[in-house]
Molecule: transfer RNA
Organism: archaeon
């Protein structure tokens, strides 16, 4: 220098061949208990890496950039 893959909640990851996103763990609150743990219920937490384009509509399609991983020379 070229090619491929990855980037989504605090962490690990789903997701949809386009119609405004979920799980487990974790956190907080409540119930239960003499108290803790466990269990149950609820809540908070996301500009879907970033900038543009296409589209009535983009996490999804296209291009650039950034970061990480791998390969070739």
């Nucleotide at each position: 220098g070229c090619c491929u893959c990855u980037g989504u909640a605090g962490c690990u990851c789903a997701g949809u061949u386009g119609a405004u996103a979920g799980a487990g763990c974790g956190u907080u609150u409540g119930a239960u208990u003499c108290g803790u743990a466990a269990u149950c219920a609820a809540a908070a937490g996301g500009u879907c890496a970033u900038c543009g384009g296409u589209u009535u509509g983009a996490u999804c399609c296209c291009g650039g950039u950034c970061a990480g991983a791998g390969g070739c020379u």